[in-house]
Parts: sequence; structure tokens; C1' cells
RNA sequence: CGCUGCUCAGAGCAAAGCCGCCGAAAGGCGGUGACGCAGAGCUACGGGACUAACGCGACACCGUCGCCAAGUCCGCCGAGCCGCCAGC
Repeated sequence: CGCUGCUCAGAGCAAAGCCGCCGAAAGGCGGUGACGCAGAGCUACGGGACUAACGCGACACCGUCGCCAAGUCCGCCGAGCCGCCAGC
């Protein structure tokens, strides 16, 4: 340096649920809690998924419905960057 995660060490993260806060929502943050994770570290770049406030349109009459990402998800997949240990 490359490949691999069978084995070792020391660590790390934290799903669902519950509580509080933020947000229109998706979702996020903090606490609690561990389903799992060898990149469950980072970047929304490609695909995908979620939401639909604003806007547009329709009905209609002060609301309902439809469309739409500048919103969200890296614990959906890929790509890029950085990185621990061990084996070969």
C1' cells in the first nucleotide's frame, strides 16, 4: 500500500418505545433506552424514499383536494473524503 473482517485489544455509535424542546410536516436536537452497526464517521454528488409549508391549480367559500423541493433521510443503495484494530 492492497484485500479481508475468521480471530485479538481498547474504544465508539445507538433502532423502536417513552419524556422534553424545535418544526407546517417529514424530521431534527437533548435525556432515557439498546434493535443493531467494522465506517451506524463526514459530504444530499447519482438513484431512491418521505413531507408539502411557500407557490400554482381546482372545487368551493374562508376551508377541502391535487401538483410542486429551496425541506428531510448518509441506520435504503451507490459514489467521494477521512479513519481504529487484527489477519493475509
The prediction has a mean pLDDT of 88. This is a predicted structure of an 88-nucleotide RNA (c-di-GMP-I riboswitch aptamer) from a Gemmatimonadota bacterium. It was read from a public genome assembly, where an Rfam model found it. The model forms 100% of the base pairs in the Rfam consensus. The source organism's lineage runs through Bacteria, Pseudomonadati and Gemmatimonadota.